Description
This is a predicted structure of a 107-nucleotide RNA (SAM riboswitch aptamer (S box leader)) from Planomicrobium sp. CPCC 101079. The sequence was found by an Rfam model in a public genome assembly. Model confidence (mean pLDDT): 83 of 100. NCBI's taxonomy places the organism under Bacteria, Bacilli, Caryophanales, Caryophanaceae, Planomicrobium.

[in-house]
């Protein structure tokens, strides 16, 4: 990098640095010199693998010192194709995928 599965409506922030744009993408809409987004240390949520405990022993649930990951906003919303409703050039509810994202395994 690609590909297969599984998850994305819940959870968890302060301190340093640093100095302008982030929030993958396009549109919306938010965050941002009252210093973000990154980066670093520290705390913390989570329970994907992995260990370890119970077990009906390839279910399951339990724990958290190990390997990831996550700590504004539902994956911040829509985006493709469908179904329902209203006050019908729009709004709204809703199913579906399609990109992402993270895990885990495989080239």
């Nucleotide at each position: 990098u690609u590909c297969u599965u599984a998850u994305c409506a819940a959870g968890a922030g302060a301190g340093a640095c640093g100095g302008a744009g982030g929030g993958a993408u396009u549109g919306g809409c938010c965050c941002g010199g009252u210093g973000a987004u990154g980066u670093c240390u520290c705390a913390g949520c989570a329970a994907c693998c992995a260990g370890c405990c119970u077990g009906c022993u390839u279910a399951a649930g339990g724990u958290a010192a190990g390997g990831u990951g996550c700590u504004a906003a539902u994956u911040c919303c829509a985006a493709u194709a469908g179904g329902g409703g209203g006050u019908c050039u729009c709004c709204u509810c809703u199913u579906u995928g399609a990109a992402g994202a993270u895990a885990a395994g495989a080239a």